[in-house]
This is a predicted structure of a 348-nucleotide part of an RNA (small-subunit ribosomal RNA, central domain) from an uncultured bacterium.
Its Rfam family is "Bacterial small subunit ribosomal RNA". Its family is annotated with ribosome and structural constituent of ribosome in the Gene Ontology.

Context: one part of a larger RNA
RNA sequence: CUGGGUGUAAAGGGUGUGUAGGCGGGAUUGCAAGUCAGGCGUGAAAUGGGAAGGCUCAACCUUCCAGCUGCGCUUGAAACUGUAAUUCUUGAGAGUGGGAGAGGUAAACGGAAUUCCUGGUGUAGUAGUGAAAUGCGUAGAUAUCAGGAGGAACACCGGUGGCGAAGGCGGUUUACUGGACCACAACUGACGCUGAGACACGAAAGCGUGGGGAGCAAACAGGAUUAGAUACCCUGGUAGUCCACGCUGUAAACGAUGAAUACUAGGUGUAGGGACCGUAGGGUUUCUGUGCCGCAGUUAACACAAUAAGUAUUCCACCUGGGGAGUACGGCCGCAAGGUUGAAACUC
Numbered sequence: 001c002u003g004g005g006u007g008u009a010a011a012g013g014g015u016g017u018g019u020a021g022g023c024g025g026g027a028u029u030g031c032a033a034g035u036c037a038g039g040c041g042u043g044a045a046a047u048g049g050g051a052a053g054g055c056u057c058a059a060c061c062u063u064c065c066a067g068c069u070g071c072g073c074u075u076g077a078a079a080c081u082g083u084a085a086u087u088c089u090u091g092a093g094a095g096u097g098g099g100a101g102a103g104g105u106a107a108a109c110g111g112a113a114u115u116c117c118u119g120g121u122g123u124a125g126u127a128g129u130g131a132a133a134u135g136c137g138u139a140g141a142u143a144u145c146a147g148g149a150g151g152a153a154c155a156c157c158g159g160u161g162g163c164g165a166a167g168g169c170g171g172u173u174u175a176c177u178g179g180a181c182c183a184c185a186a187c188u189g190a191c192g193c194u195g196a197g198a199c200a201c202g203a204a205a206g207c208g209u210g211g212g213g214a215g216c217a218a219a220c221a222g223g224a225u226u227a228g229a230u231a232c233c234c235u236g237g238u239a240g241u242c243c244a245c246g247c248u249g250u251a252a253a254c255g256a257u258g259a260a261u262a263c264u265a266g267g268u269g270u271a272g273g274g275a276c277c278g279u280a281g282g283g284u285u286u287c288u289g290u291g292c293c294g295c296a297g298u299u300a301a302c303a304c305a306a307u308a309a310g311u312a313u314u315c316c317a318c319c320u321g322g323g324g325a326g327u328a329c330g331g332c333c334g335c336a337a338g339g340u341u342g343a344a345a346c347u348c
Base pairs, nucleotide, nucleotide: 004319005318006317007302008301012316014201015200016199017198021194022193023192025088026087027086028085029084030083031082033081034080035077036076037075038074039073040072041071042070049065050064051063052062053061054060091191092188093187095184096183097182098181103177104176105175106174107173108172109171110154115149116148117147118146119145120144121143125136126135162169163168206247207246208245209244210243211242215241216240220236221235222234223233258315259314260313261312262311263310266293267292268291269290270289271288272287273286274285275284276283277282297304298303321348322347323346330341331340332339333338
């Protein structure tokens, strides 16, 4: 390579937009590049295969035959692929009318709570733990009342509820703005799917500059525990956590399950639309999402089962014994931390 695979054994890229490429709906007609058929030419010799013959046999040698599955030229066929033209509407998109949503960005506002400050009341403790101690407190703490400051997060509603490509998104209001869904169907007419590179987004931590700093809290200090305790527990506490701009580009970035299309029993919840029936509560049905159970089928089993891990097709990514190792070297990226690409010796 072929073959076989990728939920958990090795293996789905963190996610999207999209270039090249690959693949691609129905009908009609033409062409004939692929395809198929016929003919001609060529396909050296030797070797190899078959049949004979010559050396006493054999090896070896000689003759003949088939073959050399290929290539070129030419004559045809037109189902399929391709190509050119015309056409269709079911794929895709646009339009009109609706309702849903923590989708995004910016600004403003709100209440509860913690902390701090000021003042009042008030007196000896408070805090903390398994038990303590460090700590705080007669310079008046803790508690309680009133006023003020500041930062961060938004209880209840809240829900295997919703939205988003993923990361993720939750107080209220306003402005701007993306997407999905449903119904109608008189517009376009295959405009589609996937997607190597590329580009964009990408939790937390971390980095740079400037702000901010209530609570929490790596590091650090002290108190305990202990044989020790560079921990678990306690009292403090700085980066950080927050904001703006820029970088980093990784996660058990998980559904450990790539994207798209079609088909394949049912049952039962839930979210958003529509249609029909009913006075109403409600019922029947349909589309889209999100759960559970379950048949066929699949699976090593667990399980999956119309949201497939079933049956098929297209495209991309990835795997090929364990360790060495996601290491070394080199390249590229980064301010750095590091990231990405990614071996071998050796060993079992």